[in-house]
RNA sequence: GGAAUUCUUCGGGGCAGGGUGCCACAGAAGUAUCUGUGAAUUCCCGACCGACGGUGAACUGAAUCAGCAAUUUUUAAAUUGCAUCAGUAAGUCCGUGAACUGCGAAAGCAGCCGAUCCGGUGAGAAUCCGGAACCGACAGUAUAGUCUGGAUGAGAGAAGAGUGAU
Numbered sequence: 001g002g003a004a005u006u007c008u009u010c011g012g013g014g015c016a017g018g019g020u021g022c023c024a025c026a027g028a029a030g031u032a033u034c035u036g037u038g039a040a041u042u043c044c045c046g047a048c049c050g051a052c053g054g055u056g057a058a059c060u061g062a063a064u065c066a067g068c069a070a071u072u073u074u075u076a077a078a079u080u081g082c083a084u085c086a087g088u089a090a091g092u093c094c095g096u097g098a099a100c101u102g103c104g105a106a107a108g109c110a111g112c113c114g115a116u117c118c119g120g121u122g123a124g125a126a127u128c129c130g131g132a133a134c135c136g137a138c139a140g141u142a143u144a145g146u147c148u149g150g151a152u153g154a155g156a157g158a159a160g161a162g163u164g165a166u
Base pairs, nucleotide, nucleotide: 004163005162006161007160008159009158010157017045018044019043023038024037025036026035027034028033047146048145049136050135051096052095053094054093058088059087060086061085062084067082068081069080070079071078072077091134092133100111101110102109103108116132117131118130119129120128138149139148140147
């Protein structure tokens, strides 16, 4: 250095503001209703949010010892760039996870699994820049990505510590 393996910790964000008024209560009237108060983070306008790994032409930093190139002076140094190393960079590109459905005593297995275009730059954009869109499990409740609940759960995975064939 390292196949494998054990343990620990960590591991999801979000309705500002306005409108309407199912319904409830009180009063009037009397079976037609009317008035008042409360009443949706769910409706309408609008606001806000984006799990994990990969990819990623950008940005920042490190190192400038060694590699490549250029320049300066000069024959050995210096400077700069590239490459190198580290960090950050996609909700809608690839894959994973939770949820949901079915089977099962369980472990688990199978199914299901949302949404992006246009313009710019460029050799090249699904990722950069600008603009405009779109998406979001189940149960509860006035119809929920944002409230409450299963969940002090589970989890892709991240970091650290130990053992360790070879």

FMN riboswitch aptamer (RFN element), 166 nucleotides, folded computationally. Of the family's consensus pairs, 100% are formed in the model.